[in-house]
About this RNA:
A computed fold for a 350-nucleotide part of an RNA from Oscillatoriales cyanobacterium UVFP2, annotated as small-subunit ribosomal RNA, central domain. Its Rfam family is "Bacterial small subunit ribosomal RNA". The full RNA is in RNAcentral, with records from ENA, Greengenes and SILVA.

Context: one part of a larger RNA
RNA sequence: UUGGGCGUAAAGCGUCCGCAGGCGGCUCAUCAAGUCUGCUGUCAAAAUCCAGGGCUCAACUCUGGCUGGGCAGUGGAAACUGGUGAGCUUGAGUACGGUAGGGGUAGAGGGAAUUCCUGGUGUAGCGGUGAAAUGCGUAGAUAUCAGGAAGAACACCGGUGGCGAAGGCGCUCUACUGGACCGUAACUGACGCUCAUGGACGAAAGCUAGGGGAGCGAAAGGGAUUAGAUACCCCUGUAGUCCUAGCUGUAAACGAUGGAUACUAGGUGUUGGCCGUAUCGACCCGGUCAGUACCGAAGCUAACGCGUUAAGUAUCCCGCCUGGGGAGUACGCACGCAAGUGUGAAACUC
Numbered sequence: 001u002u003g004g005g006c007g008u009a010a011a012g013c014g015u016c017c018g019c020a021g022g023c024g025g026c027u028c029a030u031c032a033a034g035u036c037u038g039c040u041g042u043c044a045a046a047a048u049c050c051a052g053g054g055c056u057c058a059a060c061u062c063u064g065g066c067u068g069g070g071c072a073g074u075g076g077a078a079a080c081u082g083g084u085g086a087g088c089u090u091g092a093g094u095a096c097g098g099u100a101g102g103g104g105u106a107g108a109g110g111g112a113a114u115u116c117c118u119g120g121u122g123u124a125g126c127g128g129u130g131a132a133a134u135g136c137g138u139a140g141a142u143a144u145c146a147g148g149a150a151g152a153a154c155a156c157c158g159g160u161g162g163c164g165a166a167g168g169c170g171c172u173c174u175a176c177u178g179g180a181c182c183g184u185a186a187c188u189g190a191c192g193c194u195c196a197u198g199g200a201c202g203a204a205a206g207c208u209a210g211g212g213g214a215g216c217g218a219a220a221g222g223g224a225u226u227a228g229a230u231a232c233c234c235c236u237g238u239a240g241u242c243c244u245a246g247c248u249g250u251a252a253a254c255g256a257u258g259g260a261u262a263c264u265a266g267g268u269g270u271u272g273g274c275c276g277u278a279u280c281g282a283c284c285c286g287g288u289c290a291g292u293a294c295c296g297a298a299g300c301u302a303a304c305g306c307g308u309u310a311a312g313u314a315u316c317c318c319g320c321c322u323g324g325g326g327a328g329u330a331c332g333c334a335c336g337c338a339a340g341u342g343u344g345a346a347a348c349u350c
Stems, first nucleotide, its partner, number of pairs: 004321003007304002012318001014201004021194003025088007033081002035077009049065006091191001092188003095184005103177007110154001114150008125136002162169002206247006215241002220236004258317006266295011299306002323350003332343004
């Protein structure tokens, strides 16, 4: 390289947007670049191959030769791909009418709990554990009542329920704002899919500056446990956790499953629409579209399992894999304030 793969064996970029590129619906006409085909030229000789001949055979050597193919020129064909022109509506988008939602940003408000402060009542314990101790408390704690302050998180509803591209999103109200779904089939008329490079977003921890700091709590201190205990348990407790502005750019960023489209038995539950039968009406029942779960035909799979939300059957595009260790290391480059991140070997060894 051909080939084979990527749920769990090595392998799907964390997610999306998107230029180039690759690929692309139906009908008609046309061109003839790809494609197919005729002819001509050429691809030296020798060698190889085939059929014969000559050295006694063979090696060796002589004569003759096809098919097929490449390139160029020229003549034709027009189904497919491509170019051009004209049209279509199913793909895609728009419009209009509805629906659901913890989608996002900002502002305002609320109650429970916790801690602290002030005051009242009240007296000897409280707290904590397997048991204790450190700790707190007669300078009046714990408990209880009233008042005040602060910060963080929003019980019940709450649900294999909803929304979002992913990360993620949950008290209430308001403003601004993104997307989805359903219905109608009015408009545009292939405007599409994917996407190297690039761009944007991206949990937690961490970093810079300024705030904030109730609870929790790396580090640290102390008490226990233990042979030891740099731990697990307990008492404290700093960064941090929170806010604003910026940086970092990684996760078991997981469905360990890239995206798009089409096709291929069903059954059960649930969420959001629409329609029908029925009804006084809400239900119920049936159908259909979009999601979300479970079980399963065929099929697939090494098995486990997957199974119309495919890991089935196919097409298109991208990413990635190629024995274990060395190693996600070294070096170089780029990015970063740093921490580090991205890219990413080899010797050697089994």